[in-house]
RNA sequence: GCAUAAAGAGAAGGAAACUUCAGCAACCUAGUUGCCAACUAAGGUGCUUUUUGAUGCGGUUUUAUAACAAAAAAUGGCAUU
Numbered sequence: 001g002c003a004u005a006a007a008g009a010g011a012a013g014g015a016a017a018c019u020u021c022a023g024c025a026a027c028c029u030a031g032u033u034g035c036c037a038a039c040u041a042a043g044g045u046g047c048u049u050u051u052u053g054a055u056g057c058g059g060u061u062u063u064a065u066a067a068c069a070a071a072a073a074a075u076g077g078c079a080u081u
Base pairs, nucleotide, nucleotide: 001057002056003055004054010021011020012019013018022048023047024046027044028043029042030040031039032038034078035077036076037075059068060067061066
């Protein structure tokens, strides 16, 4: 600076920070041949065991240049061959 700020959704452990699993949501990455829409929920936040001025505009590694990983499934339209 831009976008959203309505709703939604929990248990355990810990003095606390937080951790584990689960759920809500779909902001970013990714997937669906190219593009758009829409969808999914694998990666990253955020949120749910509340409460103010909040969240997102990916992640990990590397001194830096740079490099690397990302589940499965079903579509609509357009373009090209």

The RNA shown here (SAM-I/IV (S-adenosyl methionine) riboswitch aptamer) has 81 nucleotides and comes from a marine eukaryotic metagenome. The coordinates come from a structure-prediction model, not an experiment, and the mean pLDDT is 76. It matches the Rfam family "SAM-I/IV (S-adenosyl methionine) riboswitch aptamer". A reference for the family is Weinberg et al. (2008), "The aptamer core of SAM-IV riboswitches mimics the ligand-binding site of SAM-I riboswitches", RNA. Gene Ontology terms of the family: S-adenosylmethionine metabolic process and regulation of gene expression. The model forms 95% of the base pairs in the Rfam consensus.